RNA sequence: GGCGGAGUAGCUCAGCCUGAUAGAGCAGACGGCUCAUACCCGUUAGGUCGCCGGUUUGAAUCCGGCCUCCGCCA
Numbered sequence: 001g002g003c004g005g006a007g008u009a010g011c012u013c014a015g016c017c018u019g020a021u022a023g024a025g026c027a028g029a030c031g032g033c034u035c036a037u038a039c040c041c042g043u044u045a046g047g048u049c050g051c052c053g054g055u056u057u058g059a060a061u062c063c064g065g066c067c068u069c070c071g072c073c074a
Base pairs, nucleotide, nucleotide: 001073002072003071004070005069006068007067010026011025012024013023020057028044029043030042031041032040050066051065052064053063054062
């Protein structure tokens, strides 16, 4: 330098192909249960969807550029 994959909640990841309310599990907070802790159950907070721009009535999703990480080739 070329090609491919990944970037979404504190963590692990769905959702992207086929544009239309941003989600799950774990962790956290509160409550229940218990003599108590754990397990279990209920409720709840938490997001610029890596960044910038474009298309569109509407973008996590489509298009362009860039950044970071991983792999392959040279």